[in-house]
RNA sequence: GGGCUCGUAGCUCAGACUGGUUAGAGCACUUGGCUCUUAACCAAGGGGUCGGGGGUUCAAAUCCCCUCGAGCCCG
Numbered sequence: 001g002g003g004c005u006c007g008u009a010g011c012u013c014a015g016a017c018u019g020g021u022u023a024g025a026g027c028a029c030u031u032g033g034c035u036c037u038u039a040a041c042c043a044a045g046g047g048g049u050c051g052g053g054g055g056u057u058c059a060a061a062u063c064c065c066c067u068c069g070a071g072c073c074c075g
Base pairs, nucleotide, nucleotide: 001074002073003072004071005070006069007068010027011026012025013024020058029045030044031043032042033041051067052066053065054064055063
């Protein structure tokens, strides 16, 4: 220098192929219940505009371009 994969909640990930309810799950966290207390269990709740920027579109996590970071391969 070239190619490929990945980046979505505090953590691990789904969703992208086929654009369209209001972005989700588990764990973690907070509050309440239960309990002598803790854990477990039950109920409720907070938390991300999808690595960043631009474009296409009525509408983008999803399509296109540029770019940043991580990993792998080639030279």

Overview
A computed fold for a 75-nucleotide RNA from a Candidatus Woesearchaeota archaeon, annotated as transfer RNA. The RNAcentral record of the sequence draws on ENA. The source organism's lineage runs through Archaea, Nanobdellati and Candidatus Woesearchaeota. The coordinates come from a structure-prediction model, not an experiment, and the mean pLDDT is 81. It matches the Rfam family "tRNA". About the family: Transfer RNA (tRNA) molecules are approximately 80 nucleotides in length.